[in-house]
Molecule: transfer RNA
Organism: Thermoplasmatota archaeon
RNA sequence: GCGAGGGUAGCCAAGCCAGGUCAAAGGCGGCAGAUUCAAGAUCUGUUCCCAUAGGGGUUCCCAGGUUCGAAUCCUGGCCCUCGCACCA
Numbered sequence: 001g002c003g004a005g006g007g008u009a010g011c012c013a014a015g016c017c018a019g020g021u022c023a024a025a026g027g028c029g030g031c032a033g034a035u036u037c038a039a040g041a042u043c044u045g046u047u048c049c050c051a052u053a054g055g056g057g058u059u060c061c062c063a064g065g066u067u068c069g070a071a072u073c074c075u076g077g078c079c080c081u082c083g084c085a086c087c088a
Stems, first nucleotide, its partner, number of pairs: 001084007010028003020068001029047006048057003061077005
C1' cells in the first nucleotide's frame, strides 16, 4: 500500500444489515438490601447527569452530511486486529 473485520457506558459484549418502540439486551464489577455469628455463595433492587417526583438534558472513536427523526444510512479522518503485498 491492497483486502477484510472492528471502535457502544467502569470492563466485556448484543443492537447496525432493514432509522423511530433505545440511556441501548445480557454478563462482570460497584452500591444498597435479604440471608449469615461473620465472610463467601445465592437472591432482590440499583448503577450517565439534573430533579422529591412527574419529567428534563447529554451520549455509541472524531468531524461533517442526509432525514421530521441517526448507535444504525452516506462522506472524510483517527485508532486496533487479521490476511496479502512491500521489505539486504